Overview: Predicted 3D model of an 89-nucleotide RNA (c-di-GMP-I riboswitch aptamer) from Paenibacillus marchantiophytorum. The coordinates come from a structure-prediction model, not an experiment, and the mean pLDDT is 83.
RNA sequence: GGAUGAUAAAGGCAAACUUAUCGAAAGGUAAGGACGCAAAGUUACAGGUCUAAGGUUGCAGAUGCAGCGAGGAUGGCUGAACUACCGAC
Numbered sequence: 001g002g003a004u005g006a007u008a009a010a011g012g013c014a015a016a017c018u019u020a021u022c023g024a025a026a027g028g029u030a031a032g033g034a035c036g037c038a039a040a041g042u043u044a045c046a047g048g049u050c051u052a053a054g055g056u057u058g059c060a061g062a063u064g065c066a067g068c069g070a071g072g073a074u075g076g077c078u079g080a081a082c083u084a085c086c087g088a089c
Stems, first nucleotide, its partner, number of pairs: 002089001004087002012037002017032006035076001041082003045079003048074003055068005
């Protein structure tokens, strides 16, 4: 120096679930809790996936049902960008 990762060392993050709260929902936030993670650090740029309020179409004629649909969400889905501890190699 690399983004290379060991029966290393020092550490870090925190899935599901529970409680409270925000939200139409997906999901987020806080506390507890650990499935796991060598970027499970940050960023919604591209794609994927999730939800479907506003909107729109149809049926009813109603406060309802169904379809389409992201401007919402997901970084612990993939890629990409930026940053980063240690040193067996």
The sequence was found by an Rfam model in a public genome assembly. The organism belongs to Paenibacillus, within Bacteria.